[in-house]
RNA sequence: AGAGUUUGAUCCUGGCUCAGGAUGAACGCUGGCGGCGUGCUUAACACAUGCAAGUCGAACGAUUAAACCGCCCUCGGGCGGACAUAGAGUGGCGAACGGGUGAGUAACACGUGACCAACCUGCCCCGCGCUCCGGGACAACCGCUGGAAACGGCGGCUAAUACCGGGUACUCCGGGAGGGCCCCAUGGCCCUGCCGGGAAAGCCGAGACGGCGCGGGAUGGGGUCGCGGCCCAUUAGGUAGACGGCGGGGUAACGGCCCACCGUGCCCGCGAUGGGUAGCCGGACUGAGAGGUCGACCGGCCACAUUGGGACUGAGAUACGGCCCAGACUCCUACGGGAGGCAGCAGUGGGGAAUAUUGGGCAAUGGGCGCAAGCCUGACCCAGCAACGCCGCGUGAAGGAAGAAGGCUUUCGGGUUGUAAACUUCUUUUAUGAGGGACGAAGGAAGUGACGGUACCUCAUGAAUAAGCUCCGGCUAACUACGUGCCAGCAGCCGCGGUAAUACGUAGGGAGCGAGCGUUGUCCGGAAUUACUGGGUGUAAAGGGAGCGUAGGCGGGCGAGAAAGUUGAAUGUUAAAUCUACCGGCUUAACUGGUAGCUGCGUUCAAAACUUCUUGUCUUGAGUGAAGUAGAGGCAGGCGGAAUUCCUAGUGUAGCGGUGAAAUGCGUAGAUAUUAGGAGGAACACCAGUGGCGAAGGCGGCUUACUGGACGGUAACUGACGUUGAGGCUCGAAAGCGUGGGGAGCAAACAGGAUUAGAUACCCUGGUAGUCCACGCCGUAAACGAUGAAUACUAGGUGUCGGGGGGCAAAGCCCGCCGGUGCCGCAGCAAACGCAGUAAGUAUUCCACCUGGGGAGUACGUUCGCAAGAAUGAAACUCAAAGGAAUUGACGGGGACCCGCACAAGCGGUGGAGCAUGUGGUUUAAUUCGAAGCAACGCGAAGAACCUUACCUGAUCUUGACAUCCCGGUGACCGGGACUUAACCGUCCCUUCUCUUCGGAGCACUGGAGACAGGUGGUGCAUGGUUGUCGUCAGCUCGUGUCGUGAGAUGUUGGGUUAAGUCCCGCAACGAGCGCAACCCCCGCCCCGUGUUGCCAGCAUUCAGUUGGGGACUCGCGGGGGACUGCCGGCGUCAAGCCGGAGGAAGGUGGGGACGACGUCAAGUCAUCAUGCCCCUUAUGCCCUGGGCUGCACACGUGCUACAAUGGCCGGUACAGAGGGUUGCCACCCCGCGAGGGGGAGCGGAUCCCGGAAAGCCGGUCCCAGUUCGGAUCGCAGGCUGCAACCCGCCUGCGUGAAGCCGGAGUUGCUAGUAAUCGCGGAUCAGCACGCCGCGGUGAAUACGUUCCCGGGCCUUGUACACACCGCCCGUCACACCACCCGAGUCGUCUGCACCCGAAGCCGCCGGCCGAACCCCCUGGGGGCGGAGGCGUCGAAGGUGUGGAGGGUAAGGGGGGUGAAGUCGUAACAAGGUAGCCGUACCGGAAGGUGCGGCUG
Repeated sequence: AGAGUUUGAUCCUGGCUCAGGAUGAACGCUGGCGGCGUGCUUAACACAUGCAAGUCGAACGAUUAAACCGCCCUCGGGCGGACAUAGAGUGGCGAACGGGUGAGUAACACGUGACCAACCUGCCCCGCGCUCCGGGACAACCGCUGGAAACGGCGGCUAAUACCGGGUACUCCGGGAGGGCCCCAUGGCCCUGCCGGGAAAGCCGAGACGGCGCGGGAUGGGGUCGCGGCCCAUUAGGUAGACGGCGGGGUAACGGCCCACCGUGCCCGCGAUGGGUAGCCGGACUGAGAGGUCGACCGGCCACAUUGGGACUGAGAUACGGCCCAGACUCCUACGGGAGGCAGCAGUGGGGAAUAUUGGGCAAUGGGCGCAAGCCUGACCCAGCAACGCCGCGUGAAGGAAGAAGGCUUUCGGGUUGUAAACUUCUUUUAUGAGGGACGAAGGAAGUGACGGUACCUCAUGAAUAAGCUCCGGCUAACUACGUGCCAGCAGCCGCGGUAAUACGUAGGGAGCGAGCGUUGUCCGGAAUUACUGGGUGUAAAGGGAGCGUAGGCGGGCGAGAAAGUUGAAUGUUAAAUCUACCGGCUUAACUGGUAGCUGCGUUCAAAACUUCUUGUCUUGAGUGAAGUAGAGGCAGGCGGAAUUCCUAGUGUAGCGGUGAAAUGCGUAGAUAUUAGGAGGAACACCAGUGGCGAAGGCGGCUUACUGGACGGUAACUGACGUUGAGGCUCGAAAGCGUGGGGAGCAAACAGGAUUAGAUACCCUGGUAGUCCACGCCGUAAACGAUGAAUACUAGGUGUCGGGGGGCAAAGCCCGCCGGUGCCGCAGCAAACGCAGUAAGUAUUCCACCUGGGGAGUACGUUCGCAAGAAUGAAACUCAAAGGAAUUGACGGGGACCCGCACAAGCGGUGGAGCAUGUGGUUUAAUUCGAAGCAACGCGAAGAACCUUACCUGAUCUUGACAUCCCGGUGACCGGGACUUAACCGUCCCUUCUCUUCGGAGCACUGGAGACAGGUGGUGCAUGGUUGUCGUCAGCUCGUGUCGUGAGAUGUUGGGUUAAGUCCCGCAACGAGCGCAACCCCCGCCCCGUGUUGCCAGCAUUCAGUUGGGGACUCGCGGGGGACUGCCGGCGUCAAGCCGGAGGAAGGUGGGGACGACGUCAAGUCAUCAUGCCCCUUAUGCCCUGGGCUGCACACGUGCUACAAUGGCCGGUACAGAGGGUUGCCACCCCGCGAGGGGGAGCGGAUCCCGGAAAGCCGGUCCCAGUUCGGAUCGCAGGCUGCAACCCGCCUGCGUGAAGCCGGAGUUGCUAGUAAUCGCGGAUCAGCACGCCGCGGUGAAUACGUUCCCGGGCCUUGUACACACCGCCCGUCACACCACCCGAGUCGUCUGCACCCGAAGCCGCCGGCCGAACCCCCUGGGGGCGGAGGCGUCGAAGGUGUGGAGGGUAAGGGGGGUGAAGUCGUAACAAGGUAGCCGUACCGGAAGGUGCGGCUG
């Protein structure tokens, strides 16, 4: 510090996710030791048991066992005493600390800094002074008595440092007076003197400890204020003691804290009130920091103590282990009544994913009491449990290659585990045993240790006691095998798994960390993804529809002053701990000690540049005046003409209208057309502009009145008066609403006609709201420049509107200025597109808005509205994206150009028939398999009767039909014969090896064992090879350079030209490669060479090139020439080239072939072959018999033959080319009607044979007929091949003579030696050809042209497509699941208001009853004072009623989301086939359609 993920790829935006750190954790697997820490985050749920606050006999009375001393004694004991002991009581101090918890609390609760002149403070310290005289009780105790108990009641006795009275008392308190000093207000301090008031306690016994008053200190507390720290505005108004005053009460003290009266204030957009959440802080975690999150442990403060209320005591409490009352709960009970409060330490139940021992000790530190000894102390110090965290250590170290065995893997060679182990040498931390053994314990000595026989030290034995967890597709470090087969499973994101999975499971290996390792939760980081540091808003999310303007923010020049902000210096504070730096202590570290620093706040001093404030002044910002200018700016009134429609009348006649074509409609009752007159409403052609005006919406005939704004020029006036603008107010297209008018045209809805599969649409004919006016609502639009307002600055060029200036010989030209409105363009900006003085540049100010997509601009709430609806505006849930710009393709019922038998023009077919053949289907035991639009279907098949053959039936074989290796036997194998069988198999007979060092070896056969063979079994979606196809189309790329952030572009585009990316020209390109062309083969002309089996002109010869001869010719073979736009003319850019011409056998690639770029189709083929993997192994292998592949209601493809006279038949007769031939072709002869048969010459071929070519030509016949056409089908008789023609061959003869009379929609081939037509040959092959591959003969028609169909090329355009239009994609409906909204109600929770009841208690009043202290008279009584009790105010819980908020549940209703293969349509994306979209209204199964206005995205 970044990375993964949207795309075919790219850049950007943007979300999601990961790597890091942390944790009071939990869970899974695992677990050796030690140190230091930490340990109910949930139920502030309920608690058994024990302990957690007592102490003082030196405050007091009484009591007290034993021991001790004394006395007595009946030896049992009794009495007394001192020092003590013990428990209860009176009294004092403490119990308000310490310890726990975080419920409540949004508050002066907390933090920080000030203040109290408005306060208190026990114990402690200092100073001054005092401590005198009296009195009466009450507990304990005793007696009686109530009660189950808890606990009392009555009577009697008694002490005190308990209680009470009196005296004294200063500086103390209260009152009033004078004087002095001081403060920030009230006010404070000091001095003088007067009046009134207020104290005390003793005990001990010689030295302490106490008591009281006053003053001061210290400590602790109380109060006030500034500033600071959560969320919601879908909480906007709140408030009645409320805000203030006067007087009083109350308090330690101020105060509306409380009360009476008076006033009506007070808080709030700088967020009151309400709701939600929360203890606050030092700090902790994270982060570069700023910040964010948290507030466990430790420390400070606060609050609470079962829930609520209340006071008492006290220095201090409104009191955790006190009291009273009420509520809930638990327990005891004799039912009358009582007791209780672990959020102290342990512990229990419960809740929960989850959190420990009912331990030891007061030795240390600290606290309470005490003079002290001491007692108490679950504070604390320790120990126990838990890897919960941090830190440290160990599980050994060195050597050791035959690289052991085993495992895993393998291409079978090996590789790896791996120096790892074994083995040798060494060490002993830890654990174990034994011995020694602390510090912590101090102030002068002694004593005192829970931890603990612990830490630590020494010795001993022996490698001995000690390793796991996660991961290994990318991110991210680490790979193989097997299993599995979209299953099981994984997954943080992207995503893996559908038969070769580095992604699942296991194993081997590896990577990482290590007594831990992973997972989950949470926080920060990464995230500049809330942006203060540090983001944005034209198109990605985002500028408010526009203006005016309030608060607020910001604000021109010069001078002076102030000093709030700002800056500096000093100082106080910033507790300790933490943190950071340095230095120390435990062997180290964690841990811990010391020193220093630490962003804040306060105070003082200083500075005066900037901001601010005050003041003075200025004119440039802004405004005003006077005189001008342009304009669809606004509002009201009047006027005008053109056109549509309607009405009346005339002319006139059969149609009009409308469309792609029609129909509905109108018209003989006279339309349309045309003429004249009239009515009425709405809108204003031309001018008109990329033009003008307005803030926006918007504004268009002419004219009048009223009226807003702008601009240029001038420089008289004001003197910063400015700018922005949350709320607020106003304006605001269209549609829509209300009331009343108006209504010509147009036109939602609606109706009809068409179209269509349907057509609730597009088209047509009608047509109502509405459109228009007045008044009032609505308040929204793609209200757009998708661009807020203002100011300043920053190259230019050009047009236009308005205004004025300057120059020149001014109806003209030139120069320059201001304002508006366009275009181009530099810098700059920008993701790019683009913007660019009208910024999207550079800056400043203010406002508005954004923070992933969907859900959703929805729900709920609220406000507004008559309604429609508008404004504000979520969440659950769900997705890993949704997006912007640009790129390359592909596509378009987009455009331009061009090509092709693509269309057109033509000729012949096919589709109809019969047959052949292939396929589908069906059938079957099997009808083996493959091929599937073009590009499967006379295809693999260039030969299925057996074989082939892969299929089926039946019957055999099991190292096998075939290969290699081993052992035994035999000498063969081959060949011939016989038996058997359906056949294979099996059995028998005959014949029969080589070499040799004689051991044997080779070879062959046979028997045996196992390694293995074998498979046309699967996968062409694991492959090689090969093939088809686009397509013989003209394209496909590269290097370097250049451009672009990049994908990529350029080159390859453009202008011409070509069959061609063929060539030329131009050009940021220059070159190059694969393709094209050429080079190769055949044909066409010529030449040369060579002439046999070929040829024959001349010579000779013959029936015959037969023979002699010849090489001229034909022909064959070999080689060469020829054609290149070379020449001429024209066109063209002086080019490439095109057109025409000459010559030439051939002319512009002369005809044909071979040749197929980068790639596409997961195209075809595992059944040609090869091959990975999988599968079968007495069978999925092998052999054999028979059958099947030929089955047949049908359907399709490809062909053959026809339907006839351009023909059929008969007779005669002519002319090829290319091939083939020895298990072959077969002349010739004979036989047969023929197929063929029997003989048989020649020929392995320019020699012989196949071999008569046929159409043609000549002659004849048929006469339009299902025929002398056509030949299917069937019958009979034959021939040939073959082991064998039944299933199932071909041929011949005779007989039979079917369909068919030219073929619907549709569809196909062909542009010249082509189509058509005619025959011939060959491969395969025993036989079988209508197929296929070739060959020649005869030999046309047509092409205007490129609009259309199909395919293709290039450029361009749009795109939401990229599996690429056979794409993408929308909505209803149906099904399943999920969350949500509404919902008659219903059930909890919280809360406001009103009223009722009213406990305890404080306060007030009364107090006839009760009462020791004081006073008066005094057997006793009275007073004062106090109390019980009563009444009253307040008052918790409770009750009643009525509201509010939030939640649970719910019949039913609603939409939404999600879900491999459901239904209906086709709305959107290409002009998406009606351009789309926005607002609104109406309509429709649904997407949607239509109207009106708007936008261009």